[in-house]
RNA sequence: AGAGUUUGAUCCUGGCUCAGAACGAACGCUGGCGGCGCGUCUUAAGCAUGCAAGUCGAACGGCAAGGCAGGUGCUUGCACCUGCCCUAGAGUGGCGGACUGGUGAGUAACACGUGGGUGACAUGCCUUUUAGUUGGGGAUAGCUACUAGAAAUAGUAGAUAAUACCGAAUGUGAUCAAUAUUUAUAGAUGAUGUUGAGGAAAGGAGCUAAGGCUUCGCUAAAAGAUUGGCCCGCGGCCCAUUAGCUAGUUGGUAGGGUAAAGGCUUACCAAGGCGAUGAUGGGUAUCCGGCCUGAGAGGGUGAUCGGACACAUUGGGACUGAGAUACGGCCCAGACUCCUACGGGAGGCAGCAGUGGGGAAUAUUGCACAAUGGACGCAAGUCUGAUGCAGCGACGCCGCGUGGGGGAUGAAGGCUUUCGGGUUGUAAACUCCUUUCAGUACAGAAGAAGCGAAAGUGACGGUAUGUGCAGAAGAAGCACCGGCUAACUACGUGCCAGCAGCCGCGGUAAUACGUAGGGUGCGAGCGUUGUCCGGAAUUAUUGGGCGUAAAGAGCUCGUAGGCGGUUUGUUGCGCCUGCUGUGAAAACCUGGGGCUUAACUUCGGGAUUGCAGUGGGUAUGGGCAGACUAGAGUGUGGUAGGGGUAAUUGGAAUUCCUGGUGUAGCGGUGGAAUGCGCAGAUAUCAGGAGGAACACCGAUGGCGAAGGCAGGUUACUGGGCCACCACUGACGCUGAGGAGCGAAAGCGUGGGUAGCGAACAAGAUUAGAUACCCUGGUAGUCCACGCCGUAAACGUUGGGCACUAGGUGUGGGGCCUUUCCCAUGGGGUCUGCGCCGUAGCUAACGCAUUAAGUGCCCCGCCUGGGGAGUACGGCCGCAAGGCUAAAACUCAAAGGAAUUGACGGGGGCCCGCACAAGCGGCGGAGCAUGCGGAUUAAUUCGAUGCAACGCGAAGAACCUUACCAAGGCUUGACAUACACCGGAAUCAUGCAGAGAUGUGUGAGUCUUCGGACUGGUGUACAGGUGGUGCAUGGUUGUCGUCAGCUCGUGUCGUGAGAUGUUGGGUUAAGUCCCGCAACGAGCGCAACCCUUGUCUCGUGUUGCCAGCAUUUAGUUGGGGACUCACGAGAGACUGCCGGGGUUAACUCGGAGGAAGGUGGGGAUGACGUCAAAUCAUCAUGCCCCUUAUGUCUUGGGCUUCACGCAUGCUACAAUGGCAAGUACAGAGUGUUGCGAGCCUGUGAGGGUGAGCGAAUCACUUAAAGCUUGUCUCAGUUCGGAUUGGGGUCUGCAACUCGACCCCAUGAAGUCGGAGUCGCUAGUAAUCGCAGAUCAGCAACGCUGCGGUGAAUACGUUCUCGGGCCUUGCACUCAACGCCCGUCAAG
Repeated sequence: AGAGUUUGAUCCUGGCUCAGAACGAACGCUGGCGGCGCGUCUUAAGCAUGCAAGUCGAACGGCAAGGCAGGUGCUUGCACCUGCCCUAGAGUGGCGGACUGGUGAGUAACACGUGGGUGACAUGCCUUUUAGUUGGGGAUAGCUACUAGAAAUAGUAGAUAAUACCGAAUGUGAUCAAUAUUUAUAGAUGAUGUUGAGGAAAGGAGCUAAGGCUUCGCUAAAAGAUUGGCCCGCGGCCCAUUAGCUAGUUGGUAGGGUAAAGGCUUACCAAGGCGAUGAUGGGUAUCCGGCCUGAGAGGGUGAUCGGACACAUUGGGACUGAGAUACGGCCCAGACUCCUACGGGAGGCAGCAGUGGGGAAUAUUGCACAAUGGACGCAAGUCUGAUGCAGCGACGCCGCGUGGGGGAUGAAGGCUUUCGGGUUGUAAACUCCUUUCAGUACAGAAGAAGCGAAAGUGACGGUAUGUGCAGAAGAAGCACCGGCUAACUACGUGCCAGCAGCCGCGGUAAUACGUAGGGUGCGAGCGUUGUCCGGAAUUAUUGGGCGUAAAGAGCUCGUAGGCGGUUUGUUGCGCCUGCUGUGAAAACCUGGGGCUUAACUUCGGGAUUGCAGUGGGUAUGGGCAGACUAGAGUGUGGUAGGGGUAAUUGGAAUUCCUGGUGUAGCGGUGGAAUGCGCAGAUAUCAGGAGGAACACCGAUGGCGAAGGCAGGUUACUGGGCCACCACUGACGCUGAGGAGCGAAAGCGUGGGUAGCGAACAAGAUUAGAUACCCUGGUAGUCCACGCCGUAAACGUUGGGCACUAGGUGUGGGGCCUUUCCCAUGGGGUCUGCGCCGUAGCUAACGCAUUAAGUGCCCCGCCUGGGGAGUACGGCCGCAAGGCUAAAACUCAAAGGAAUUGACGGGGGCCCGCACAAGCGGCGGAGCAUGCGGAUUAAUUCGAUGCAACGCGAAGAACCUUACCAAGGCUUGACAUACACCGGAAUCAUGCAGAGAUGUGUGAGUCUUCGGACUGGUGUACAGGUGGUGCAUGGUUGUCGUCAGCUCGUGUCGUGAGAUGUUGGGUUAAGUCCCGCAACGAGCGCAACCCUUGUCUCGUGUUGCCAGCAUUUAGUUGGGGACUCACGAGAGACUGCCGGGGUUAACUCGGAGGAAGGUGGGGAUGACGUCAAAUCAUCAUGCCCCUUAUGUCUUGGGCUUCACGCAUGCUACAAUGGCAAGUACAGAGUGUUGCGAGCCUGUGAGGGUGAGCGAAUCACUUAAAGCUUGUCUCAGUUCGGAUUGGGGUCUGCAACUCGACCCCAUGAAGUCGGAGUCGCUAGUAAUCGCAGAUCAGCAACGCUGCGGUGAAUACGUUCUCGGGCCUUGCACUCAACGCCCGUCAAG
């Protein structure tokens, strides 16, 4: 000294929380010793028992018990008597008991603190001084006797003493009264004198030369000291939701009372006294020195120790006394407890112990008067729960110990591990030492100044301390380890159990829960809880704020108060300074001393920042007195204005009324309807009525304090500004309370009412529509008078004064200049209203001479969000309501400004088969395939908007297969290694069985003897299409082939971030150009790659054939020209021309060219998004199964079927069907194969089989097309589903469940609702061919190939998606967001 927490991130505001210190503490776990301290904070609730205040025989009468001696009676041990000693209990008397000790209930007060006053007082014992102590008297306790009573106690009679009581004498002083003189003083007083009045006493003891002396007392007086009483200034709690209080109240006079002033008390008189500087009332509370905290200022507190006060079961009262209204005294009343013979009595632990109770919680019914102190006493001494000690309690502070050195195989064990190790850890063991403390034995204090003639006298205590002995021996825990905050791993658990001071952790890999290992911190303690201060500048005096975060009153006037211009004199109140007194001690700081050290204790000093007195100073603030004119005001002359009030007046417009013209609609809306209209509307003309508001001018123009103010004129009236500088002479500023003004709405009374128009009604809209829209329409709006008193009453910015760059516009007024004059222009000045902007300020936005800058003065207001501007109370109001204004409870945020994104039924620009323009489909039918659902023993699993659904699956009859049923196996169907045993491996075959398998038989005999191979047993292990795609890798989809995504350096910003990447053009493109605080760069775009389109060159076999031969056939000879194939090149670059454009990028048109502006197509997918998909391709962490979730086998299932969806095929027909003839491709594939030709079957096919591992042979007849014929609009010669029969092929096997062929059968369907999909050119549409998978096939699917071959695009308003810029935002999980209200359930 700071830290955590609001956000995606940032800065700020702001609260909450933490780290520190402390405690009369309590609780949890643990606990070795000693010293010094501390210990009922709660029920001032109740108390058994013991003790806590007595003492004096040297005041007194006297004397019980006891001891000794003697005597008497006599049951030898008692009773009685005498003397001596001791003198006790009881009594009279004196002193003490008013101290000490306890507690904090009451008390907001002269109770306390501090400083004064007492000329308004008292003071026992003590000290000093002076004087005296003479002489008498009468009683009364005790005692004796009697009486009452249970007791406590009381009464009667009799006797007696004193330092008890009462007169008398004397009495300097003191006191009182009268009077005189005098000094000081503010004052009633003091001093001195005269006269008068009036008050005393007590003795005891010792010695004695008996005269007296000494001592302790006593009386009167004076003084001191001490201790008190009373009075005053100042100081210290909360509430104004307590604003008025007071009748002995305030003062006076007189009487009384007190030690003493005083309404302290009484009578009379007067009507005062206190209060916003907080009276009165309510709540709470002993106060202080101090203690805790804090850098300090402050804040909190008032245990122990010390000072003061108050109280003593509750309330009241006096007595005695020097002192009390008396804790262990008295009286009365109340409550409670106890005793009782029921008549009556007794008691007071907030003294020390102790008890029960309350409570989270607080000790022994101890020892001693040895010390210190107190009471009494001449003294010895007695008493002393004050005190000194001990006991209990880690309650606190302080000190010590639980061992020290060496010791690596880094032991064992624990924990962990990547299995190598690491860690616990020199820790232990082992070895060499030491013995504090505890234990034990012996020795053993000081505290003792004192008292006493002496002897003697210590509670603590056989304690402290010293010496010896033995042995590492008897002695370590607690909390924490996600961040804050030092310290990390494993297992268990699985939003459960739990943790948590704040943020927050826990939903199967938790450093946050529990345990363990390890670590960190402190240590005889450690944590938790509670309280207080700090951090918190989070109440801000030191030291904060108020435009938008909480916060400027709606505005003005003005009282108290605060603050205040220049100058002279005076004062010395504030202020400054010196000195004096006080500020108790203890505590604190500091320098020393004493306990071994420390805590503790002791001595000296400081400090005690304060208060009071006194000497000095006088700049400055104040007071008093005087002057001035720069502030303020007045005057004179001008001037602008919707400033205000009242009266009066004008035109336009709306509506209504009357009349004319005129006819069918008008009106209204997004579109309508309600409404008005043939009884004549709307429209139009003329006349009239009435109310309200004032077009143009008109303006970031004017006026006003604000609210606010607008036709014209008149009257009355407020303020501003300018010029002059004549007058007054600080008269000023602000302003708590207070007063006035104060939009709209609303209220009261009375008018008025054209238009508009809450409420209300009707019509629409809508899921609804108590709304928005429309038609009507009442209050109201208007006037007069009276209330209300609030607004986003906002510039969200209180008022005043001064200072601090400018530029520009505009309103008002003077001045200078230009000009002969007028008008205009230029300059400067005062005063308003705006804009821009420097410094400065600000969290930023912004403000910026009209400050939110720099200063001064005054007022108002704020202190986290919600609850709440609410409740209660008070005041105001007719009411509505207004002003003032909380708390419980609850949250960890709420908030401001700015940033990046996302979003908007915001804006701008642009793109895309996105729409539009077209062509063809889907959605209706039948079938195929996939999915959902249902079903099932099983219908294995995954994929689910676009981006799942002819998807994984480029082939489910068995296999596949993961599913189901049944039957088997258990080191296993598969891999590696080891140990032991056996056998070559292998082949053929019988029986049982659904098969796997089981059980036999025969053949076979490897070798380098190590072994290979194989079987069995055993151990490690195998195996899992079991779970988690939300633990992962890899791969993939999608936005999207969209044009974007970023970085370095620099610059700007407190920062998040911005700039670059924005802007002007352009492009398919962040493509390029220009500009620019940016300059460059990277990933993307483009290009480079493949294919296709043209040409050239090379090579010509299996390809080709123009020319030359040969032929039924490029068949052969031959040829390389052409096609074609395979290679290598060329070509296209806005290169050329013209227009446009910024002399640009680029764009439009043209030429040439096979191709023209990326030529067509493909491959290629930036940063990222979707916890997107996949653990069932594969790989993989963790979890799970292990005679089973593994593995083998047979059969079944994945092919089910009321239904829904998706993708396709075939159709509904004449641009067609059928029949016959006939033409032209490309790209592929083939040896377990393709299979020509020939024969055969209606056909699928079968038989035979050439050729070909393929530019050679085969699949292989391409089809639509073309040429003819037929059908003639119909459920048909369309359509082919379904079904029956018969076959073919594949295959171990076509029942569940294959494909194909032939014959027969001949369903729905006549172009498809809402809606929706694809496509921009060799495209759509249409036609066929091939391939993968594959024994066969569900293929109508998929992937490729070629044939024929269109239509349309004006354009970007709208739909969808996307890009860039900008704007708003309370969203950032980002609109499927956030969030408000109601209802229901829990």

Predicted 3D model of a 1386-nucleotide RNA (small-subunit ribosomal RNA) from an uncultured bacterium. Model confidence (mean pLDDT): 84 of 100. Its Rfam family is "Bacterial small subunit ribosomal RNA".